[in-house]
Context: one part of a larger RNA
RNA sequence: GGAUAAACGCUGGCGGCGUGCUUUAUGCAUGCAAGUCGCACGGUUCCGAUUUAUCGGAAUAGUGGCGGAAGGGUGAGUAACGCGUAAGUAACCUACCCCUAAGUGGGGGAUAACUCUGAGAAAUUGGAGCUAAUACCGCAUGUGGUGGUGGGGGUAAAGCUCCAUCACUAAAGCCUUCGGGUGCUUGGGGAGGGGCUUGCGUCUGAUUAGCUAGUUGGUGGGGUAAUGGCCUACCAAGGCUGAGAUCGGUAGCUGGUUUAAGAGGACGAUCAGCCACACUGGGACUGAGACACGGCCCAGACUCCUACGGGAGGCAGCAGCAAGGAAUAUUGUGCAAUGGGCGAAAGCCUGACACAGCGACGCCGCGUGGGGGAAGACGGCCUUCGGGUUGUAAACCCCUUUUCUCAGGGAAGAAUAAUGACGGUACCUGAGGAAUAAGUCUUGGCUAACUACGUGCCAGCAGCCGCGGUAAUACGUAGAAGGCGAGCGUUAUCC
Numbered sequence: 001g002g003a004u005a006a007a008c009g010c011u012g013g014c015g016g017c018g019u020g021c022u023u024u025a026u027g028c029a030u031g032c033a034a035g036u037c038g039c040a041c042g043g044u045u046c047c048g049a050u051u052u053a054u055c056g057g058a059a060u061a062g063u064g065g066c067g068g069a070a071g072g073g074u075g076a077g078u079a080a081c082g083c084g085u086a087a088g089u090a091a092c093c094u095a096c097c098c099c100u101a102a103g104u105g106g107g108g109g110a111u112a113a114c115u116c117u118g119a120g121a122a123a124u125u126g127g128a129g130c131u132a133a134u135a136c137c138g139c140a141u142g143u144g145g146u147g148g149u150g151g152g153g154g155u156a157a158a159g160c161u162c163c164a165u166c167a168c169u170a171a172a173g174c175c176u177u178c179g180g181g182u183g184c185u186u187g188g189g190g191a192g193g194g195g196c197u198u199g200c201g202u203c204u205g206a207u208u209a210g211c212u213a214g215u216u217g218g219u220g221g222g223g224u225a226a227u228g229g230c231c232u233a234c235c236a237a238g239g240c241u242g243a244g245a246u247c248g249g250u251a252g253c254u255g256g257u258u259u260a261a262g263a264g265g266a267c268g269a270u271c272a273g274c275c276a277c278a279c280u281g282g283g284a285c286u287g288a289g290a291c292a293c294g295g296c297c298c299a300g301a302c303u304c305c306u307a308c309g310g311g312a313g314g315c316a317g318c319a320g321c322a323a324g325g326a327a328u329a330u331u332g333u334g335c336a337a338u339g340g341g342c343g344a345a346a347g348c349c350u351g352a353c354a355c356a357g358c359g360a361c362g363c364c365g366c367g368u369g370g371g372g373g374a375a376g377a378c379g380g381c382c383u384u385c386g387g388g389u390u391g392u393a394a395a396c397c398c399c400u401u402u403u404c405u406c407a408g409g410g411a412a413g414a415a416u417a418a419u420g421a422c423g424g425u426a427c428c429u430g431a432g433g434a435a436u437a438a439g440u441c442u443u444g445g446c447u448a449a450c451u452a453c454g455u456g457c458c459a460g461c462a463g464c465c466g467c468g469g470u471a472a473u474a475c476g477u478a479g480a481a482g483g484c485g486a487g488c489g490u491u492a493u494c495c
Base pairs, nucleotide, nucleotide: 001495002494003493004492006491007490008489009488010487013366014365015364016363017362018361019359020358021324026322027321028320030319031318032317035066036065037064040063041062043060044059045058046057047056048055049054050053073277074276075275082202083201084200085199086198087197088196089195092194093193094192097190098189099188100187101186102185103184104183105139107137108136114129115128116127117126118125119124144169145168146167147166148165149164150163151162152161153160173182174181175180203249204248205247210240211239212238215237216236217235218234219233220232221231222230252274253273254272255271256267257266258265259264279300280299281298282297283296302313303312304311305310330356332355333354334353338352339350340349341348342347369399370398371397372396379390380389381388382387404432405431406430407429408428409427413422439484440483441482442481443480444465445464446463450479451478452477453476454475460467461466
């Protein structure tokens, strides 16, 4: 000098764009943050119409489907195939979406809701009876798929591919203007996504030198979507290490940010990619996908309710509260836009998001007036008492209106038939009046800027050198001056 997610002191007019718990991954009152579908289903309630048992509409507790694995948060753990980069998968999976082939036949038994009846303070739950489905279960068919056997092709190597044969293995309807539409089942391909493996790179300590028994490899078996000590039985005795194993410390990684001429150093907030975590520890279930933040079970700590028998909870989602701290915001508005979930659609949901609020926290822009004006006024300060300086500064005269106040108009963003939170905002027009708007640090040298008074090694200053013990340009005050300016200075940290 530059930089910062900064803080502190003094000061403070406006706007735009950003940004805001770095500390206790501490504990949380309250509200909201994931629902949706009646064009899957049986009920229930209500409304309308009439043909009075039908039609149409609305609502929705339950069964069922899809979504709650995304989006949002945090950085505790992790020195690791975690991340980055380059490859591999002859070892793999993939709901929704796109293309394509074939099919969608015929049956059955339940159950929630509901009714009746119990238990319990509650959370919740027992028994009996009834009922539906795109819920569940057989049968048929098998384009196909999977497995066995036999044969061929192909490769360095097949769990690859082709043929034959045997076994196993599917489905669901709904709407309709009757044209169709949309689902469902089994395959093939694609897109996008994911799993796994490998080379290289990835902080520090040797005042850590040896480490390792599922340990290293093999065979058989199990397990997985899939390879593999991933697991298991047996066999062998291996494997890593001075190019630093093991152990300890620290740490999420990267694109990047910052500094520097560069090399390099430091950092990893906001935004984006990956990873990990969700009160602590463990576990699986469901599912295409989780070992699942707002799901389940067990244990633990903590908090709450209780009729003492037993129950409920998890803000590292958005606000907000307490605590901690030098320190970090509103219990706001809206789904109008973009995006997401569900739905045929209308639409519903969305603290994602879009906006507004608060903070000079940062960057950028604008303003606090412009021109004239010497009796160089008054006052202040200094003085050699002549004067000098503040100083064209003020007064005064003439202007202007960015900003401000008031009044009127008033968007784009919407793809319009309609729909705008922001917002009567931005912006435009008119009126008024210099009006509403300047501080802060320094002045011994480094370092731009000096005098007077007070103080007297005191009080104090100080980044370093150093000032102060009676004339202090270094302390305090005043005047003047210098720097920067809605900021200025200090502290902390990095280059």